[in-house]
Context: one part of a larger RNA
Order: sequence, then C1' cells, then structure tokens
RNA sequence: UUGGGUGUAAAGGGUAGGUAGGCGGCCUAUUAAGUGAGAAGUGAAAUCCUGCGGCUCAAUCGCAGAACUGCUUUUCAAACUGGUAGGCUUGAGACAGGAAUAGGAAAACGGAAUUAGCAGUGUAAGGGUGGAAUCUGUAGAUAUUGCUAAGAACACCAACGGCGUAGGCAGUUUUCUGGUCCUGAUCUGACGCUGAUCUACGAAAGCUAGGGGAGCGAACAGAAUUAGAUACUCUGGUAGUCCUAGCUGUAAACGAUGAGUACUAGGUGUUGGCCCUUCGGGGUCGGUGCCGAAGCUAACGCGUUAAGUACUCCACCUGGGGACUAUGGUCGCAAGGCUUAAACUC
Repeated sequence: UUGGGUGUAAAGGGUAGGUAGGCGGCCUAUUAAGUGAGAAGUGAAAUCCUGCGGCUCAAUCGCAGAACUGCUUUUCAAACUGGUAGGCUUGAGACAGGAAUAGGAAAACGGAAUUAGCAGUGUAAGGGUGGAAUCUGUAGAUAUUGCUAAGAACACCAACGGCGUAGGCAGUUUUCUGGUCCUGAUCUGACGCUGAUCUACGAAAGCUAGGGGAGCGAACAGAAUUAGAUACUCUGGUAGUCCUAGCUGUAAACGAUGAGUACUAGGUGUUGGCCCUUCGGGGUCGGUGCCGAAGCUAACGCGUUAAGUACUCCACCUGGGGACUAUGGUCGCAAGGCUUAAACUC
C1' cells in the first nucleotide's frame, strides 16, 4: 500500500453554518460522455507463457504459436450512470391553525440567609477539634431584639422532568428574540445529504482595562498532627469568584459512541401534541428512560434513541516509550494553542 478498524484495546473533529468536491426521489422523450457488443488498424524486437527443436542434460539458444488485458478509428445497443428538455409529489421547504419550554438578550423587582455598622438587653466566656491550640472577648464578645448597608446566590416546587447544535440554561415580572413539535394538505416542485479549506459559537481557569468585593477562597501567614508534614484538620487571608468591554480557544468539551436516510419482535414508565372512547382505556406522531426478539460483540454489553442490516459523505487509527515533545510555520499581550517529527530504546 491493499486491507482492517474507531463505546471500553490505537482511533469520532468540542459544536454548528457552509464553499469546493463527493453522493442523490418518481415518470416520459432525446443524446451517446461513461457502459456493453462487433469490425479494422496499431500494440517493434527481446522478455513472460505453450508446443517443437539444437548444444549428451540443464542453464542457455533457435523456430512457431499464443499473449501483450492498451490505444486509435468506425458500426450498433440504450437498461444503468451522466447530459438536455418536459412533467410528478412521497424527500425538502413554505403556508394556516394549535402546543410545551431553566432556549437567548436587556431592564425592573422580591424574600430567606450571611457579613458589617449603629442602638437596646445582658455577662464571661465564645470559636474550633479526634483532642487541642492559633483566633475573638471585661476597651463588654458569643447570645438575643430593632434599624441600616452591601454583595452574591436563588431553599421548597424538582422529576427517571423540560429547553438548547454543543458549551450550557432554574427566584418573580415585563419587553425584544430563536428553535422545536402536532394537526391540516393550500402552495413551490428535488430546491436534498455530507462537507476538506473557511466562518461563528464554545465550561472552568487564565490575561488586559475599568468597576465591585458579602460569603467562599489558590498563593501566603499562623495553630495543630507527624520521625518529618512544603499536606489532610483548624484560625486568618490576597488574587480570583461578580459586572462592563475585549482576549484566550482548551476539558473525562463523554453517550469516552460523527452526520444523514431506509429497513429489522415486543413489553413497561414518563413528557408534548392529535384522534377515538363503553371514561377503564386504546391508536398515532415527536422526545426522554428501563427491560428485552432477531442480530451484533473478545467480553462487558448494545439492541427502532443500535454498538443490528445496508448505502452516502466527512474525520481519525496503524506496537510501547521518546512525544499532547524538538524544530519550522502560524495564532496569542502573555500563559500558551494548532500543526507535528527523528535519533535512540524495548
């Protein structure tokens, strides 16, 4: 390389939009590029193969045939792929009527708790731990009552639940806004699928500038523990956590499972529609769980939400270490990201 693979052994891109490209529903006509059949020409010789022959045999050599799976020209065929023209409605989209929703953005408001401040009551302890100590407190703490302020997060509801492409999204209300599902079958008429490059989004931490700072809390300081204790436990506590504007672009970004379409037993929950109902329930479409036929799998397990049966397109893997490295390139303010070897070694 051919091939074989990618849930857990190496391997699915973090997610989406989408360019080139690849692939693509049903019917009719036509074309003849692909495709199939025939013919002609060519396909040097040698080589390879088959038969025969010559050196005693063989290697080797000679003769004949076959072959040279190719190319060119031409005739025919028209099923399939492609092209052209016309049509169709089931794929896709639009439209109408309904439905659910922590989907997104902005603004306003709310109560509980915490901490701090002020004032009252009140007196010697409080904290904390396995036990202690550091720590707070007679300059009146802890506790309790009232008032004030601040910031952050929204108990119960809450779910095996919902929404979102993923990251993710939860107090309440308003405004703006996105997608989805169901029913109808009014319209368009294949407008589709995938998608290298590219673009957008992308938890946490981190970075820049300006705010904010209650609680928590890397670093740091102290108290313990211990042989030691640069930890686990405790008392403090700075960045940070929060907001605005930008950057970073990574995660066990996980279902460790790419996207799309079709097909292949069921049972049982739940959620959003629609239809029927004897009101018990039943049917159907879309999600979300569990158990399981066939089948698959090394096993575990998966099993109409496939890891089954097939097709289309993309991404990726090819022994371990070296190495999520070096070098180069490129992006970034930096931290670093992306791309990515070899020597050597087992």
Small-subunit ribosomal RNA, central domain from an uncultured organism, 346 nucleotides, folded computationally. The full RNA is in RNAcentral, with records from ENA and SILVA. The coordinates come from a structure-prediction model, not an experiment, and the mean pLDDT is 88. Its Rfam family is "Bacterial small subunit ribosomal RNA".